[in-house]
RNA sequence: GCCUCUGUAGCAUAGCGGCUAAUGCGUCGGUUUUGUAAACCGAAGAUCGGGGGUUCAAAUCCCCCCAGAGGCU
Repeated sequence: GCCUCUGUAGCAUAGCGGCUAAUGCGUCGGUUUUGUAAACCGAAGAUCGGGGGUUCAAAUCCCCCCAGAGGCU
C1' cells in the first nucleotide's frame, strides 16, 4: 500500500429497510431476612464509531473518514 471482517447502554451480545432498538450480567429502588447473599417485582441507562448521501422511512443500503482484528505484498 491492497483485501476482508468488526464497531449497538458500564460489560457481553441480538437486530439483515417499517411497533416505543431487544436480551443477559451489572447498577439503583422495593418485597423477603435479625442481617447479608440468593430469589421475586420494578426502574434508569444506547438518537447504534464520526460525517455525508439514497429513501416516504436507515442501526440496517451507498460514499468518505476514525479505531480495532485478520490476511496478502
This is a predicted structure of a 73-nucleotide RNA (transfer RNA) from a Candidatus Woesearchaeota archaeon. Rfam family: tRNA. The family's RNA type in Rfam is transfer RNA. Its family is annotated with triplet codon-amino acid adaptor activity in the Gene Ontology. Rfam describes the family as follows. Transfer RNA (tRNA) molecules are approximately 80 nucleotides in length. Its mean pLDDT, the model's own confidence on a scale to 100, is 82.